[in-house]
RNA sequence: GCCGCUGUAGCUCAGUGGGAGAGCGUCCGGCUGAAGACCGGAAUGUCGUCGGUUCAAAUCCGACCAGCGGCA
Numbered sequence: 001g002c003c004g005c006u007g008u009a010g011c012u013c014a015g016u017g018g019g020a021g022a023g024c025g026u027c028c029g030g031c032u033g034a035a036g037a038c039c040g041g042a043a044u045g046u047c048g049u050c051g052g053u054u055c056a057a058a059u060c061c062g063a064c065c066a067g068c069g070g071c072a
Base pairs, nucleotide, nucleotide: 001071002070003069004068005067006066007065010024011023012022013021018055026042027041028040029039030038048064049063050062051061052060
């Protein structure tokens, strides 16, 4: 330098055009002498950045940034 994959909640990830989600974690309550387990509830996201397409973009297209891998 070229190619590919990945980037979504605190962590691990799903979601491939129209409602942003799951598990774990955190907080509150119940239970317990207390804690754990268990049960109920709650909060948390500029969907890597910028631009384009579209009535509508996490999702499609382009450029860029970061990480990983391959080739040279």
Source information: Predicted 3D model of a 72-nucleotide RNA (transfer RNA) from a Candidatus Micrarchaeota archaeon. Rfam family: tRNA. From the family's description: Transfer RNA (tRNA) molecules are approximately 80 nucleotides in length. It is annotated as a transfer RNA. The prediction has a mean pLDDT of 83. Lineage of the source: Archaea > Nanobdellati > Microcaldota.